[in-house]
About this RNA
This is a predicted structure of a 74-nucleotide RNA (transfer RNA) from a Candidatus Azambacteria bacterium.
RNA sequence: GGGCCUGUAACUUAGUGGUAGAGUACUCGGUUUGCAUCCGAGAAACGGGAGUUCGAUUCUCCCCGGGUCCACCA
Numbered sequence: 001g002g003g004c005c006u007g008u009a010a011c012u013u014a015g016u017g018g019u020a021g022a023g024u025a026c027u028c029g030g031u032u033u034g035c036a037u038c039c040g041a042g043a044a045a046c047g048g049g050a051g052u053u054c055g056a057u058u059c060u061c062c063c064c065g066g067g068u069c070c071a072c073c074a
Base pairs, nucleotide, nucleotide: 001070002069003068004067005066006065007064010024011023012022013021018054026042027041028040029039030038047063048062049061050060051059
């Protein structure tokens, strides 16, 4: 330098052109003498930009980050 894959909540992940879900963690409440467990509630996310579309997290392009293979140098 080139090809391919990948980027969703603090972490692990589901999802798909039509309002984005879960588990753990976190916060609050209940339970307890207290802690833990358990129960209930809550906050929290589509890497950035552009394009297509009535509508983009999803499709296309560029950039950025990560992974992998190849090439070059040595």

The prediction has a mean pLDDT of 82. Rfam family: tRNA. Rfam classes the family as a transfer RNA. The source organism's lineage runs through Bacteria, Bacteria candidate phyla and Candidatus Azamiibacteriota. The RNAcentral record of the sequence draws on ENA.